[in-house]
Context: one part of a larger RNA
Molecule: small-subunit ribosomal RNA, central domain
Organism: uncultured bacterium
C1' cells in the first nucleotide's frame, strides 16, 4: 500500500463557523465525457504461447497462427454517473400563532455569613489538637449587644431537573441578544451533508497594565510529629483567588464514544409542547434526560431507537513497548510555554 481498526488493547481532532475538496431527493427530456459494443490504424524484431518442418531424438533452428490486456480515429447504444435544460416537495429553510429554560452580555438590587472598626456589658481566659504548642489577651480578649465599613459568594428550592456547540452556566430583577420545540396552514424548490487549510470560541492555573482585596491560601515563617519531616496537622501569611483590558490555547477539555441521515422488538421514569377530555388522572402525538431489557453486536466488562445494531456519504487518528511528546528545525508567544515532531540505541 492493500486491508484491518479507533468506550476500556495503540487511534475521535477540546468544541464551533466554514473555503476548496468529497458525497448529495423524485421526475423528465437531451447530451454522450466517464461506461458498454463494433470497426480501422497503430501497438518494430527477437523472446515468450498454439500448430507444423529441419538437425538420428532433445537441446537447438526456422515457418506460421495468435496474443501483445495499450493509445488514436470512426460508428452504434443509452441503464448507471457527470453536463445541459424542465417539472415536483419528502430533504433543508423561510412566515404566523403558542411555547420552553441556571443560555450570553450589560445595569440595579437584597439578606444571611465571614472579617474588621467604634460603642456598651462583661471576666479570664480564648483559640487549636489524637495530645499539644506557636498565636491572641488585664493596653480588657473569647463571648453577646446596637451601630458602621468592606469584599467575595448566593443557604432552602435543588432533582441521573434544565440550558447551551463545547468549555460551561445557579440571589431577585430590568434592557439588549441568541436557541431550542411544538400546532396548522402558506411560501421558496435541493438551496443538502461532511469539512484539508483558515478564522472564532475555550475550565483551571500563569503572564502584561491598571483596580480591588473580606474569605480561603501555593511560596515563606513559626508550632507540632517523626530516626529524620524540605510534608501530612496547627498557628499566621505574599502572589493568587474578585473587577476591566490584553495575551496564552491546554485539561481524565471524559459518553475515554467525531458530525450527518435512513433503517430496526419492547417495558418504565421524568422535563416540557400539542390533541383528547374520560372515567380519573388517564389515553394519543412530537421533542429532550434517564433506568431495565428482546435481536444484533462485542475478547469481555457492557451497548441496546440518546447503538458500541444494520447502511450509506465526509472529516480526523492509529500501526509493539522504551527513548519521547524527548531532540533538531520551523511557526506561534512578553515569558511560562504551546503546535508539529523524528532519529540511534535497547527489550
Nucleotide at each position: 500500500u492493500u486491508g484491518g481498526g479507533u468506550u476500556u488493547a495503540a487511534a475521535g481532532g477540546g468544541a464551533g463557523c466554514g473555503u476548496a475538496g468529497g458525497c448529495u431527493g423524485a421526475u423528465u427530456g437531451u447530451u454522450a465525457a466517464g461506461c458498454g459494443u463494433g470497426u480501422u490504424g497503430u501497438g518494430a524484431a527477437a523472446u515468450g504461447c498454439g500448430g507444423g518442418u529441419g538437425c538420428u531424438c532433445a537441446a537447438c533452428a526456422u515457418c506460421u497462427g495468435g496474443a501483445u490486456u495499450g493509445c488514436a480515429g470512426c460508428g452504434c447504444g443509452a441503464a448507471c454517473u457527470g453536463g445541459c435544460g424542465g417539472u415536483c416537495u419528502u430533504g433543508a429553510g423561510u412566515c404566523a400563532g403558542c411555547u420552553g429554560g441556571a443560555a450570553g452580555c450589560a445595569g440595579g438590587c437584597g439578606g444571611a455569613a465571614u472579617u474588621u472598626g467604634u460603642g456598651g456589658u462583661g471576666u479570664a481566659g480564648c483559640g487549636g489538637u489524637g495530645a499539644a504548642a506557636u498565636g491572641c489577651u488585664u493596653a480588657g480578649a473569647u463571648a453577646u449587644c446596637a451601630c458602621g465599613a468592606a469584599g467575595a459568594a448566593c443557604u432552602c428550592c435543588g432533582a441521573u431537573u434544565g440550558c447551551g456547540a463545547a468549555g460551561g452556566c445557579a440571589g431577585c430583577u430590568u434592557g439588549c441578544u441568541g436557541c431550542g420545540g411544538c400546532u396548522u396552514g402558506a411560501c421558496u424548490g435541493a438551496c443538502g451533508c461532511u469539512g484539508a487549510a483558515g478564522c472564532u470560541c475555550g475550565a483551571a492555573a500563569g503572564c502584561g497594565c491598571g483596580g480591588g482585596u473580606a474569605u480561603c491560601g501555593a511560596a515563606c515563617a513559626g508550632g507540632a510529629u517523626u530516626a529524620g519531616a524540605u510534608a501530612c496537622c496547627c498557628u499566621g501569611g505574599u502572589a493568587g483567588u474578585c473587577c476591566g483590558c490584553g495575551c496564552g490555547g491546554u485539561a481524565a477539555a471524559c459518553g475515554a464514544u467525531g458530525g450527518a441521515u435512513g433503517c430496526c422488538c419492547g417495558c418504565u421514569g421524568u422535563g416540557u409542547g400539542c390533541c383528547u377530555g374520560u372515567u380519573a388522572u388517564u389515553g394519543g402525538u412530537g421533542c429532550g434526560c434517564g433506568g431495565c431489557c428482546a435481536a444484533g453486536c462485542g475478547a469481555a466488562a457492557g451497548c441496546g431507537u440518546u447503538a458500541a445494531g444494520c447502511a450509506u456519504c465526509c472529516c480526523a487518528c492509529c500501526u509493539g513497548g522504551g527513548g519521547a511528546g524527548u531532540a533538531c528545525g520551523c511557526c506561534g508567544g512578553c515569558a511560562a510555554c504551546g503546535g508539529u515532531g523524528a532519529a540511534a540505541c535497547u527489550c